[in-house]
Context: one part of a larger RNA
RNA sequence: CUGGGCGUAAAGGGUGCGUAGGCGGCCGAUAAAGUCUGGGGUGAAAGGCUACGGCUUAACCGUAGUAAGCCUUGGAAACUUAUUGGCUUGAGUGCAGGAGAGGUAAGUGGAAUUCCUAGUGUAGCGGUGAAAUGCGUAGAUAUUAGGAGGAACACCAGUGGCGAAGGCGACUUACUGGACUGUAACUGACGCUGAGGCACGAAAGCGUGGGGAGCGAACAGGAUUAGAUACCCUGGUAGUCCACGCCGUAAACGAUGAGUGCUAGGUGUCGGGGGCGACAGCCCUCGGUGCCGCAGCUAACGCAUUAAGCACUCCGCCUGGGGAGUACGCUCGCAAGAGUGAAACUC
Numbered sequence: 001c002u003g004g005g006c007g008u009a010a011a012g013g014g015u016g017c018g019u020a021g022g023c024g025g026c027c028g029a030u031a032a033a034g035u036c037u038g039g040g041g042u043g044a045a046a047g048g049c050u051a052c053g054g055c056u057u058a059a060c061c062g063u064a065g066u067a068a069g070c071c072u073u074g075g076a077a078a079c080u081u082a083u084u085g086g087c088u089u090g091a092g093u094g095c096a097g098g099a100g101a102g103g104u105a106a107g108u109g110g111a112a113u114u115c116c117u118a119g120u121g122u123a124g125c126g127g128u129g130a131a132a133u134g135c136g137u138a139g140a141u142a143u144u145a146g147g148a149g150g151a152a153c154a155c156c157a158g159u160g161g162c163g164a165a166g167g168c169g170a171c172u173u174a175c176u177g178g179a180c181u182g183u184a185a186c187u188g189a190c191g192c193u194g195a196g197g198c199a200c201g202a203a204a205g206c207g208u209g210g211g212g213a214g215c216g217a218a219c220a221g222g223a224u225u226a227g228a229u230a231c232c233c234u235g236g237u238a239g240u241c242c243a244c245g246c247c248g249u250a251a252a253c254g255a256u257g258a259g260u261g262c263u264a265g266g267u268g269u270c271g272g273g274g275g276c277g278a279c280a281g282c283c284c285u286c287g288g289u290g291c292c293g294c295a296g297c298u299a300a301c302g303c304a305u306u307a308a309g310c311a312c313u314c315c316g317c318c319u320g321g322g323g324a325g326u327a328c329g330c331u332c333g334c335a336a337g338a339g340u341g342a343a344a345c346u347c
Stems, first nucleotide, its partner, number of pairs: 003319004007301002012315001014200004021193003025087007033080002035076008048066007090190001091187003094183004102176007109153001114148007124135002161168002205246006214240002219235004257314006265292012296303002320347003329340004
């Protein structure tokens, strides 16, 4: 390389949009590039392959036959392809609906923590396994009233919902994306995937300017301990928050790429639709989300119409462990670093 693979053994890209490319529904017509078939040319010799023969055998040698491939020409038309005509089931649009923490912006609200002011009040508070550091007679803790400010939104809340993923949870308004159900009016294959590319992308981190209640890396102190650069406690700076700009990573996980079709059931739940009804509910159906389970699959665990089953299409990735996600080079980044990504050596 081929092959075999990728839930947990090595292996699914973090996610989407999409370029090239690859692949692609049903019915006709035409062409004949692929495909199939016949003829001709070429395919030097040696070598190869097959058969037979010669040296005692073999190696070696001889004789005969022979290949794809390429060129040319005649034909076939099922499939692929090309052109053309049509179709509606794939895909999309329209119309009618209901659901949702989907996104962005502005505004508003209450509970709680902290702080400030004032009142009441007096000796403790706090904290722990026990303590101490700490706070407090300059009046703390507790309690009442008022005020300030920041951050997060209890209950509702649910293997509930929405989103491509990251993720999204108080309320109101504005703008806005998607999905689903019903209908079948319209387009008529307009589709699937997607190397590059572009966009999005938790937390931490970075730049500039704000903000700073609580929490809290670093740091300081108190404990614990043989020690304790920890776990526990008292403090506490960056940060956490906002705006704009970077970073581009993750156990970015379902450790399971996307799409389509097919393959027993049962049961819960969310959003629609239809039918029946005694108005409790029952039946059918579409889309999501869970559990259990057959066939089948699997090394087993398990998966099982939300497949890890049976198939097809396209992309990504793996190929013993360490060295190493390192070195070097290149690209990107303000930096931190990210992406790409070896070898020697060793077992």

The part of an RNA shown here (small-subunit ribosomal RNA, central domain) has 347 nucleotides and comes from an uncultured bacterium. Its Rfam family is "Bacterial small subunit ribosomal RNA". Its family is annotated with ribosome and structural constituent of ribosome in the Gene Ontology. Its mean pLDDT, the model's own confidence on a scale to 100, is 87.